[in-house]
Context: one part of a larger RNA
RNA sequence: CUCUCGUUAAGGAACUCGGCAAAAUUACCCCGUAACUUCGGGAGAAGGGGUGUCUCAACGGGUGUAGAUACACAUUGAAGCCUGUUGAGGCCACAGUAAAGAGGCCCAGGCGACUGUUUAGCAAAAACACAGCACUCUGCUAAGUCGUAAGACGAUGUAUAGGGUGUGAUACCUGCCCAGUGCUGGAAGGUUAAGGAAAGAUGUCAUUUCGGUUUCCGAAAGAAGCAUUGAACCGAAGCCCCAGUAAACGGCGGCCGUAACUAUAACGGUCCUAAGGUAGCGAAAUUCCUUGUCGGGUAAGUUCCGACCUGCACGAAUGGUUUAACGGUCUGGGCGCUGUCUCAACGAGAGACUCG
Numbered sequence: 001c002u003c004u005c006g007u008u009a010a011g012g013a014a015c016u017c018g019g020c021a022a023a024a025u026u027a028c029c030c031c032g033u034a035a036c037u038u039c040g041g042g043a044g045a046a047g048g049g050g051u052g053u054c055u056c057a058a059c060g061g062g063u064g065u066a067g068a069u070a071c072a073c074a075u076u077g078a079a080g081c082c083u084g085u086u087g088a089g090g091c092c093a094c095a096g097u098a099a100a101g102a103g104g105c106c107c108a109g110g111c112g113a114c115u116g117u118u119u120a121g122c123a124a125a126a127a128c129a130c131a132g133c134a135c136u137c138u139g140c141u142a143a144g145u146c147g148u149a150a151g152a153c154g155a156u157g158u159a160u161a162g163g164g165u166g167u168g169a170u171a172c173c174u175g176c177c178c179a180g181u182g183c184u185g186g187a188a189g190g191u192u193a194a195g196g197a198a199a200g201a202u203g204u205c206a207u208u209u210c211g212g213u214u215u216c217c218g219a220a221a222g223a224a225g226c227a228u229u230g231a232a233c234c235g236a237a238g239c240c241c242c243a244g245u246a247a248a249c250g251g252c253g254g255c256c257g258u259a260a261c262u263a264u265a266a267c268g269g270u271c272c273u274a275a276g277g278u279a280g281c282g283a284a285a286u287u288c289c290u291u292g293u294c295g296g297g298u299a300a301g302u303u304c305c306g307a308c309c310u311g312c313a314c315g316a317a318u319g320g321u322u323u324a325a326c327g328g329u330c331u332g333g334g335c336g337c338u339g340u341c342u343c344a345a346c347g348a349g350a351g352a353c354u355c356g
Stems, first nucleotide, its partner, number of pairs: 001351008010342002014340001019337001027051005036041001038169001052091012067076003092096001104335007111327002116128002132167007144153003171321003175252003180249002182245005189240003195234002200229005207221006253271005280314001281311001292308005
């Protein structure tokens, strides 16, 4: 010097990103206990007091002798023994749950209702789940899922059931928009595949005609058949189209003017849109400017709390706003407590180091 412990004058968070770590609290009995609240809680709230041992007394419990009642069992019960509670008094120590083991507490806010689950091996959380709520599909050989199939699950269930999706206890609520995308319904019209249909076209060629250098050659036309194609026309769903639907995916404006100081604009005008953000909340886990401004707390506060609203860029089940209880959660403040610190010291054990 390193590690693990112990103690410490005075101060007591001045340390530090932050009370991290440590200290403190701790058992049992008694008293006492606020806001708030879903009336269950909060609550062991908080905050106080007691605890050893001896003697005595009172009141209990157990056992049970003598005795009493009864005499069949049994019941009651002085004494004695065991044991408990309460009270009074005494004694000792610095200290009596004498060692060990055994909640620190309070105030305010964010998030998530809660218990629970999670990144085996850097994240335990505000993430996931959850009860509750809502939409949607499914009438049973159910929908849905696995499988090529057989078959199985769903379910030995039957819409108070089962699947999917979203939200996430409770309380109060959940506004406007169906133009786009999706879904559901509709079927008049438009478009339209395979297929049907077959006008026509082309190839081949019997044959016919013409020419020539004539038992042959060349040119032109070309029926039937066969083959290659093939226009109208018919032709489902879908799409176009018409409606509905937002707790479906999603979306929810701009400019100008105006009141008897000023400022502001209840009001008016105009453009655009499917409709222009309602209630509530708001510098917020969301606010760039920003350490916004005001108030509180501090001697001093970029954090915190309460307001304001100019919301760069909150907002209503991608839920909005609250909320008792809960949390190894996050943030701010306070009391207690302390070697975290001022500022370090000493001690114990184990290492390092030296010698062997």

This is a predicted structure of a 356-nucleotide part of an RNA (large-subunit ribosomal RNA, domain IV) from a Candidatus Omnitrophota bacterium.
The RNAcentral record of the full RNA draws on ENA.
The coordinates come from a structure-prediction model, not an experiment, and the mean pLDDT is 85.